[in-house]
RNA sequence: GCGCAGGGUGUCUAGGGUUCCGCUUUCGAUUUGAAAGGACCGGUCCGAGAGAUGCCGCCGGCGCCCACAUGCGCCCGGUACACGGCGGGGCAAAAUCCCGGGAGAG
Numbered sequence: 001g002c003g004c005a006g007g008g009u010g011u012c013u014a015g016g017g018u019u020c021c022g023c024u025u026u027c028g029a030u031u032u033g034a035a036a037g038g039a040c041c042g043g044u045c046c047g048a049g050a051g052a053u054g055c056c057g058c059c060g061g062c063g064c065c066c067a068c069a070u071g072c073g074c075c076c077g078g079u080a081c082a083c084g085g086c087g088g089g090g091c092a093a094a095a096u097c098c099c100g101g102g103a104g105a106g
Stems, first nucleotide, its partner, number of pairs: 007056006015046002020043002022040001023037005057079004061074004081101001083104001087099003
């Protein structure tokens, strides 16, 4: 310097904004309203590679099958490590979402 690998997904959380609901202010109103507001601790909603947890997958071990392969089983084990912009994207909008285990740094 190059290559391969570091798997997938559900639930939740940190976090996020404001489409809907709620709330607030103003204007109306026979009743159902209209406009504005997220420097409104809320509900819906979005939501982590480097957060939690479960399931699946994969690897190893043991066992089943006369035996091998394939296959099946297991309240057996493992699935490590991980500093990180600017800028852009989409949804209503934003974000530790996606570009991205990127650029870069060590």